[in-house]
RNA sequence: AAAAAUCUUUGGGGCGCGGUGAAAUUCCGCACCGGCGGUGACAGUCCGCGAACACGUAUGUGCCGAAUGGGUGAAAUUCCCAUACCGACGGUAUAGUCCGGAUGAGAAAAGAGAACU
Numbered sequence: 001a002a003a004a005a006u007c008u009u010u011g012g013g014g015c016g017c018g019g020u021g022a023a024a025u026u027c028c029g030c031a032c033c034g035g036c037g038g039u040g041a042c043a044g045u046c047c048g049c050g051a052a053c054a055c056g057u058a059u060g061u062g063c064c065g066a067a068u069g070g071g072u073g074a075a076a077u078u079c080c081c082a083u084a085c086c087g088a089c090g091g092u093a094u095a096g097u098c099c100g101g102a103u104g105a106g107a108a109a110a111g112a113g114a115a116c117u
Base pairs, nucleotide, nucleotide: 001117006112007111008110009109010108016030017029018028019027031097032096033087034086035049036048037047038046044085045084053062054061055060067083068082069081070080071079089100090099091098
């Protein structure tokens, strides 16, 4: 100098206004939100991961949504302009935004640590 084990901490946002109705933050019109790593340049919609859901005693396996056009540039499906689209399960008047599993789990990030070399 690099670095295995191990440990600590961190680690998801959003319904405001109006309408209908006996009842809706769930329907209708407008509104609002966007985990982690990667990618020649910044990504909800590119590549992959996590979560959720199903199966399994279990390491796991399966499943897993959505973007186009134009512009700038050496480089951007990532920036700018325009117009779109997507969002687990249970509950409840049909929910990405409310309540619940969850003071949970977790991709990963930061720090400590130092075997071996």
The RNA shown here (FMN riboswitch aptamer (RFN element)) has 117 nucleotides.